[in-house]
């Protein structure tokens, strides 16, 4: 040194160009219990990995760094 894959809430991930960015889980504040676990109702949390571009309109398309990860030499 080449060539490909992944970045998205604390964790695992979904969204493959449109009209408010999602679920699970975990957190928080409650119901339920003598009490805890289960079960349950509400509720907080996001610079969509960084900067640039394309477009009316990007988390999604292009491009360069960055991180990680898998071929090759």
């Nucleotide at each position: 040194g080449g060539g490909g894959g992944c970045g998205u809430a604390g964790c695992u991930c979904a969204g493959u160009g449109g009209u408010u960015a999602g679920a699970g889980c975990a957190g928080u504040c409650g119901g339920c219990u003598c009490a805890u676990a289960a079960c349950u109702g509400a509720u907080u949390g996001g610079u969509c990995g960084u900067a640039g571009g394309u477009u009316c309109a990007a988390g999604u398309c292009c491009u360069a760094c960055c991180g990680c990860c898998c071929c090759c030499a």

The prediction has a mean pLDDT of 82. This is a predicted structure of a 73-nucleotide RNA (transfer RNA) from a Candidatus Saccharimonadota bacterium. The source organism's lineage runs through Bacteria, Bacteria candidate phyla and Candidatus Saccharimonadota. It matches the Rfam family "tRNA".